[in-house]
RNA sequence: GGGCCCGUGGCUCAGACUGGAUAGAGCGCCUGCCUUAUAAGCGGGAGGUCGGGGGUUCAAGUCCCCCCGGGCCCA
Repeated sequence: GGGCCCGUGGCUCAGACUGGAUAGAGCGCCUGCCUUAUAAGCGGGAGGUCGGGGGUUCAAGUCCCCCCGGGCCCA
């Protein structure tokens, strides 16, 4: 220098192929019930604008371009 993959709550991931209704799950956190108490179990809640910017579109996590970060391969 070239190619491919990845980046979404604190953590691990789904959603992207095929644009469409309010972005979801598990764990963790807070809280209520239960218990002498803790754990387990059951109920409820907070927390992300989707790595950054621009573009296309009525509409973008999803499509296009540039950049940033991480990984693998080639040279």